[in-house]
RNA sequence: UUAUUAUCAAGAAAGGUGGAGGGGUAAGGCCCAUUGAAACCUUGGCAACCCCUGUAAAGAAAGGUGCCAAUUCCUACUUCAGAUAGUUGAAGAAAGAUAACAA
Repeated sequence: UUAUUAUCAAGAAAGGUGGAGGGGUAAGGCCCAUUGAAACCUUGGCAACCCCUGUAAAGAAAGGUGCCAAUUCCUACUUCAGAUAGUUGAAGAAAGAUAACAA
């Protein structure tokens, strides 16, 4: 990097350095941010998957990944339903993220 499978409405922050962006990219919206963004470091925490304990329900956080604003922040495409003035709701797809396994 690619394929397959599973999950994505839950959960979890302080300090230091840093100095203007960030929420993956592009579009629209909305939001976070000089009361300090990204990034890095330290410490802490969470528990999604593997692992571990357990018949199971569940538990644990030692180990391997992962994560710690907002549903994957929302929409965007398709279908259905209601409305028909803005639009609203549901399901699905696509894209993305994470894990396991394989190449």
The RNA shown here (SAM riboswitch aptamer (S box leader)) has 103 nucleotides and comes from an uncultured Flammeovirgaceae bacterium. Its mean pLDDT, the model's own confidence on a scale to 100, is 81. The sequence was found by an Rfam model in a public genome assembly.